[in-house]
RNA sequence: AGAGUUUGAUCCUGGCUCAGGACGAACGCUGGCGGCGGGCUUAACACAUGCAAGUCGAACGAGAAGCGACCUUCGGGUCGUGGAAAGUGGCGCACGGGUGCGUAACGCGUAGAGAACCUACCUUGGAGUGGGGAAUAACCUCGGGAAACCGAGGCUAAUACCGCAUAUGGUCAUCAACCGGCAUCGGGUGAUGAUGAAAGUAAUAUGCUCCAAGAUGGCUCUGCGUUGGAUUAGUUUGUUGGUGAGGUAACGGCUCACCAAGACUGCGAUCCAUAGCUGGUCUGAGAGGAUGAUCAGCCACACUGGCACUGAGACACGGGCCAGACUCCUACGGGAGGCAGCAGUGAGGAAUAUUGCGCAAUGGGCGAAAGCCUGACGCAGCCACGCCGCGUGGAGGAUGACACCCCUAUGGGGCGUAAACUCCUUUUAUACGAGAAGAACACCCUGUUCUGCAGGGUCUGACGGUAUCGUAUGAAUAAGCACCGGCUAACUCCGUGCCAGCAGCCGCGGUAAUACGGAGGGUGCAAGCGUUGUCCGGAAUCACUGGGUGUAAAGGGUGUGUAGGUGGAUCUGUAAGUCAGAGGUGAAAGCCCACAGCUUAACUGUGGAACUGCCUUUGAUACUGCUGAUCUUGAGUACUGGAGGGGCUGCUAGAAUUCGUGGUGUAGCGGUGAAAUGCGUAGAUAUCACGAGGAAUACCAAAGGCGUAGGCAGGCAGCUGGACAGUUACUGACACUGAGGCACGAAAGCGUGGGGAGCAAACAGGAUUAGAUACCCUGGUAGUCCACGCCGUAAACGAUGGAUGCUCGGUGUCACCUCAUUUUGAGGUGGUGCCUAAGCUAACGCAUUAAGCAUCCCACCUGGGGAGUACGUUCGCAAGAAUGAAACUCAAAGGAAUUGACGGGGGCCCGCACAAGCGGUGGAGCAUGUGGAUUAAUUCGAUGCAACGCGAAGAACCUUACCUAGGCUCGAACACUACCGGACAGUCCCCGAAAAGGGAUCUUCUUCGGACUGGUAGUGAGGUGCUGCAUGGCUGUCGUCAGUUCGUGUCGUGAGAUGUUGGGUUAAGUCCCGCAACGAACGCAACCCCUAUCGUUAGUUACCAGCGAGUAAUGUCGGGGACUCUAACGAGACUGCCUGCGCAAGCAGAUUGAGGAAGGUGGGGACGACGUCAAGUCAUCAUGGCCCUUACGCCUAGGGCUUCACACGUGCUACAAUGGACGGUACAAUGGGCAGCCACUCCGCGAGGAGGAGCCAAUCCACAAAGCCGUUCUCAGUUCGGAUCGUAGUCUGCAACUCGACUACGUGAAGCUGGAAUCGCUAGUAAUCGCGUAUCAGCAAUGACGCGGUGAAUACGUUCCCGGGCCUUGUACACACCGCCCGUCAAGCCAUGGAAGUCGAGAGCGCCCGAAGCCCGUGACCCAACCCGCAAGGGAGGGAGCGGUCGAAGGCGAGCUCGGUAACUGGGGCUAAGUCGUAACAAGGUAGCCGUACCGGAAGGUGCGGCUG
Repeated sequence: AGAGUUUGAUCCUGGCUCAGGACGAACGCUGGCGGCGGGCUUAACACAUGCAAGUCGAACGAGAAGCGACCUUCGGGUCGUGGAAAGUGGCGCACGGGUGCGUAACGCGUAGAGAACCUACCUUGGAGUGGGGAAUAACCUCGGGAAACCGAGGCUAAUACCGCAUAUGGUCAUCAACCGGCAUCGGGUGAUGAUGAAAGUAAUAUGCUCCAAGAUGGCUCUGCGUUGGAUUAGUUUGUUGGUGAGGUAACGGCUCACCAAGACUGCGAUCCAUAGCUGGUCUGAGAGGAUGAUCAGCCACACUGGCACUGAGACACGGGCCAGACUCCUACGGGAGGCAGCAGUGAGGAAUAUUGCGCAAUGGGCGAAAGCCUGACGCAGCCACGCCGCGUGGAGGAUGACACCCCUAUGGGGCGUAAACUCCUUUUAUACGAGAAGAACACCCUGUUCUGCAGGGUCUGACGGUAUCGUAUGAAUAAGCACCGGCUAACUCCGUGCCAGCAGCCGCGGUAAUACGGAGGGUGCAAGCGUUGUCCGGAAUCACUGGGUGUAAAGGGUGUGUAGGUGGAUCUGUAAGUCAGAGGUGAAAGCCCACAGCUUAACUGUGGAACUGCCUUUGAUACUGCUGAUCUUGAGUACUGGAGGGGCUGCUAGAAUUCGUGGUGUAGCGGUGAAAUGCGUAGAUAUCACGAGGAAUACCAAAGGCGUAGGCAGGCAGCUGGACAGUUACUGACACUGAGGCACGAAAGCGUGGGGAGCAAACAGGAUUAGAUACCCUGGUAGUCCACGCCGUAAACGAUGGAUGCUCGGUGUCACCUCAUUUUGAGGUGGUGCCUAAGCUAACGCAUUAAGCAUCCCACCUGGGGAGUACGUUCGCAAGAAUGAAACUCAAAGGAAUUGACGGGGGCCCGCACAAGCGGUGGAGCAUGUGGAUUAAUUCGAUGCAACGCGAAGAACCUUACCUAGGCUCGAACACUACCGGACAGUCCCCGAAAAGGGAUCUUCUUCGGACUGGUAGUGAGGUGCUGCAUGGCUGUCGUCAGUUCGUGUCGUGAGAUGUUGGGUUAAGUCCCGCAACGAACGCAACCCCUAUCGUUAGUUACCAGCGAGUAAUGUCGGGGACUCUAACGAGACUGCCUGCGCAAGCAGAUUGAGGAAGGUGGGGACGACGUCAAGUCAUCAUGGCCCUUACGCCUAGGGCUUCACACGUGCUACAAUGGACGGUACAAUGGGCAGCCACUCCGCGAGGAGGAGCCAAUCCACAAAGCCGUUCUCAGUUCGGAUCGUAGUCUGCAACUCGACUACGUGAAGCUGGAAUCGCUAGUAAUCGCGUAUCAGCAAUGACGCGGUGAAUACGUUCCCGGGCCUUGUACACACCGCCCGUCAAGCCAUGGAAGUCGAGAGCGCCCGAAGCCCGUGACCCAACCCGCAAGGGAGGGAGCGGUCGAAGGCGAGCUCGGUAACUGGGGCUAAGUCGUAACAAGGUAGCCGUACCGGAAGGUGCGGCUG
C1' cells in the first nucleotide's frame, strides 16, 4: 500500500466481499512448565449456611466462672483477686466494600464564583474548668405472651441529664469615628444594654467548655461542552417576575400570602427512545470513529415506593417507621427477613472461579497502651481467558539403507540427515539435600536537647520448607491446529458423480474435481491453532482534512420576499474574532522518552516530556467584525427614443366545416390494403342561393419576437407590466442569495351556471385476426369553448439553480445607437443561433448564453428492488397531492463508448436467388431408403439446409455386430517362457442340426543344436460393450463466398481504430487514384492435369495418300511415315494492336486486323483462408478413462436384418402417334478380361446347353441405341401401359421355402400428364439415347461412378422471395432474434400493511381514600430537675391524645402512546423446465416515454397536452 466481483471486451459510477489490528469473550480440536494480570457482559432474578463493625474498665454501677483466705449448721456464707456475659455512657457505624436500576441532568467534564455557607476527630493561638440538683438502665419482685418481646413496682452510678455563678471572646439591638471594595456591600474600633459554658479519671499525662485561625472534607451558584428522532411544533400556572413572611448551614418560588402577566421555543422548547459521566481503552497517517471491563475520580442506588429521627456529617447497604410484593416461623392471637459485601446455592445463559489461609505486611475503627476488630487487604486454590518467557534436544551421520506409505513415463521419484548409528548437553522432569528477602514498627532498658531522637535488648511470616541453590539419573517426561481454485504462502492420487457435500466474495460438484470426502506431500502459526460474534481500518462508501448533482443517484416547475449567510472604495477609533509573551490549571495511573529492579521479557519503580483544553493578564492591529466620517465604480431614480403573438377587457372581419330552407339533378355516395357497417328513390352525394350557430385564425412566418416559468398569433380600441438603447443629472452600498411564508403555474380532472359547429376518451356497430376488450372504418357521449371557484401535477427539459468577475477566434440574426455612406460597410450595447481554440469531462460532449477559472448563497444525492409504497400528519369536494420509512431480498443495478450479431432500418453489389424458358417431383404402379407399428430378433449408426438409392462398390449360408438353441473357458486367432510328447492333423465308422464328442487306423523332419506341431502351466488375451460432450485422424457445411490477419508507425485513458475506409473498377481485398499510414502473411489469380489449334520427334497391335501384290470382300500382305491416331516435348492468348470514353485501372466496339481454332479467368478438374456448427464418425482405423472375464469373450445350427393398417424422401416405367410394333440400314467413347472375356458352329422359341478358334490385350472378346429408310396401328384404357398372378423352365451356388436373377407361355391392375406446394438447368448445358466399370459365385443395379451419340429454348431486368459480400444506422441482443423480455392466473415458501376484537406495558389528567412522618393548632389527661410557696398547691416548660395542611401505595373514570396476537383481507419478494397472451428492446412490426382521465383476463388500449432519451 491494496485486491476480487457487473461486460464478449473497455473506461467510469457504484455497492458487496477479503487481506490488518483488538476483545472481560464463547465454541471445536489439542495441551509440557513458569511469571504477571484477568475472571456473571445474561435475571438491579430469588437466596440455605458461615463470616464482612466494632471498641474503650484510664467515663459508670454491678460483677459470673476460676483462684486464695477466713468462717461453716458442710447445704454453704463472707472477704480479696479476677475479669466473662450484659447494661449506662463515649467514639465509630455517613469510611472501607458492592452494583449501574434510575438519570439527557449543573449528573459528569473543564474553567470560575461563594461579599450567600458548614466542617467531628487533627494542628496553632487565647480564655476557663466554680458550686449544686433530680433521675434512669443494669439489678430485684410481680405480671402478660407460643415466640418476638412487653408492662407495673422498687434500688443505684457516671465524662448520662438539669439549673446557678463566671464571660477573654461570641451572638443580638442601638449609637458614633475610620478603612476598603465588586452592585447588593465588606472589614473594623469604641460605648451602652441583653444573652450563652464546662467533667471527670488514682498520679504523670490526658480529657472537657468558649473564642479565633489553619488544615481536611463537604454544600451551593455560573460560562462552555455532553446521544438519536420534526412521521414529537408548540410548552408552562409556583408557571416568570416583584413585595413581605416562613424555612435552611446557606442563596433562591425552596414554601406561603398578595400583586403583575409573564417565561421557554426553529441556534429545536415540549414529548418519545436510548444511556451512568470522565481520566482512559481499541482503531486510524491524522482528522476522526467506536467504547466506558479490570485501575482511578465523580454521581446514583441498596427487595419496591414514601418518610423522617439521631448525628459534625445520612434522609443512612449489614439503623428506624409506614405501605406493597415475596419468603420463613406460629399455639392463628401475632411475629421475622432483605448477599447490587466475601465465599456459596438455585435459576437464566454460549459463558465467568474456593462455602480456602492470615491479620505477618499496607490501610482503617476504638483504645493512653498492650491489644481487639477488619471477606478492606496480603496470600493461596480453579480456568491456556490474555500478555510475556522457556522447553519438547544439540553436533556429526548417504549404502541418499532395508521397509511401511504416496506418486510414476515402471526407468525412477518423494518422505529424507529424517531414522538407524557415534559423540555431547540436562533447561524442564524425578529423587535427595541446603534454604531466603519480604521485619519496619511495637515493647523494655539506658541516654538526651524529652509530642520526639539515639544506642542496646526481647518478640513477631499467612504465603512456605515456597522462590532460589546444590547433587544424582537419563534424550530420558513434553506437538498440535488450520489451510493448499483466485484473492492468498502451499499439488498430486483415489473415492463420489448437480448426489453427498463445500462456500468470506467470485463460485466448485452432472465419470478424468489441485474447490466435496480420504490419503501422501506441502504451506502457515505454534502450547496453541481455527471458527463464531463485536468494534475500528481498508471505505475519499457522509468527503472539516477529503466527494458530487447535462446523460451514472442527485437542480426545487417559476417568481417574490422574511429570518439567516455573504458583501464595493478611502480614512479614524476600538480590540470581539485573530496573532504573540507570561501566569494558573489541565489529579494519579495510562501513552511516549531515559534510567533502574526482578537471570530476560511481560510486569514494576524513579525522573522527564506530553496532556493539542480552559481561565487570567500584558501586548500587536495586516485581515474580519463593531463605531464614526467620506466616495462612486455595484444598485436605484429622473429625461429622450424606438421594438415586441407580454397581460386584461370590449368591439369586429373573412375563409372553412356542419346544420336548416328552397332550387337544379339522378342513383348512387362514403370509406378501405380490400371491404362492410353507415347515408340514399320519403331523392342522398354533387351543385346554386339564402339563413343559423360555434370554434379556430391560412398566407405573412423565420435558425425570428415577447414573457420569471407555465405560455403567447385575424383586425381595432381602451387599461397595464417589463426589458433595451442614448445622454446628462441625482441618491450614496440602498447589494447578492434566500430555510419557512406568499403568489403564479400546460393538459387532464372536479363544482355551479351557460354554450356546443368540428373533433373526440367511454360506448355501439363493421372489418382484421387463432382471438382483437387494439391498430383501420362508420357513428358517438362526457370533454374540448365561456364565467366564477377548486386542483397543483408533466420528459413543468437546456433532463444544466441564482448572482458577480475573468478567459483565443470565426460566422448568421433581432432591437437601439454612432461614424463613413446613402447598394452596402465599420464599430458599440443588449438579446438569440451555429462552428471552433485553451481548459474541462468516464466518454459523449461543453466551450464568453461553459459542463472552463474563482467567490457567495440556496436546493438535492449516497447500491438495485421493496417504493414514491405502508403508517402517521397536513392540504383537497373528490381524484389525489405533499412529507415519507421498515422488514425482506439480490450481487449487482447503472452511464458512455467498442467489436460483433440482428432489424418486418437505409444504400451499393453478387448468385439458376427471382424473373424469362425447358424438363421434372407432388397424382399411378413398382424399386429403394427412412419414420412408425410389429417382433424372440426385426443389429448399429446418420435426423433442417448439410439424415432418408446415406455408412452398404452387392444381407439366401458366410457377411452379422441381433434373436433362439447347443457347446468352450489360456480360450476362435496372436506373442513369450518353462515342462512333457510325437503326436495332432488327415482317412474311416458311430451319435448329433452342426460345432463338439466317442472309436478305429496312421504314425514328422533333422546338420541332433533344433525346426514343426500338440498338450499342460504362467504372463500377456478378447469385447462391433459405454463415452465423438475426454481425443487423434478423416469428412460435411457456410463456400470457390472474398474475405481473415500481422509487424512497425499514428490516434484513443482504454476496449479498440487506422491499414482493410473513400472515388472508380473487377469474377475477385482484382487493379488504379486518393489518404497517417508504410509494408507483409493466409486466401483470389497464376503455377498442375484433361480438353480445343498447330509444330517437332517417334511409328506397333493403330493408320493407308502414293507404289506393288492378293481376295468374292476386308491394311489382307510387301511396304510407307504423308493423313487420322497414339504419347512425349514445344508453340499459341498478353486487353498485345486499332477506335471511342477515362487521370489511371479499366470498360465498350451485334463482326477492325492478325490467328487453322480459341477474345477478354476459352471450357472442365484438382486445389477449400481465419474460422463456425461441443456438426458427423469410439461400428474403417488409432486412442485416454470406465465396464465384462465359465462372459458383454469364442464356436456352431436355424431364424432375423427382406415383417406391413400407414406416412415421407429419392428413383424407374408409363399414361402414348414428336408414339408402339415389325423389317432393313449407318455412326462412338470410356473401361474390363485367365477359377477370366469368349468369336464361330450345332441344339433349344428363349434364358441357356454342347463343342470350340482367339486373347495376359491400340491385336481377341466387340454387335451401340436414339437416328435414317420402309410397312402397319388411327385416339381406344388401345397393337398404349406393363403391375400382379398362374404354369413351365434356365443359371449360379453345400443350399434359391422364408429370401436370387433370368427365360417362355398365359394373365393384363392402376394410370389419359397429376391439388396446395416444390426441384434441376444458362451451351455441347438442359432434354433425350444407349454403352462401360467397381462390388460380385449369383443377385434384388431402376442405385453409384464413368463414357460417348443426338442436341435446344430463354435471361427485359434486380421491385419482390432465399442466401451471401461491403458501408452506414438503431439496439435493453453477446448461448448473439430459435435473442431478450412484460403482466395476470395457478403452486410452494418468506417477511410485511389493514382488520371486528383481544392481551400487555407506559406516561399524564380529574376525582376518591389517605399509612408513616415533619410542621401547625389544641391539649379538661400526664410530667422529677427551674421559680413562688412552711406545706398543700400554683406557675414556667414539656408530653400522650385529638384536629388540620402536605402526603406513598391503593381505588374509580375518560382518553392517549407503544407493543404482542387474530378470523379475514391487500399488495410485495423469492422459487431449472406450469397456463394465457406479446406490451417493451430494430421503424419491435400502431415510434417510445411523461402527467392525467376513462376502459379492458393480462401485459395494456384510447383521448388531451407535453418531451426526444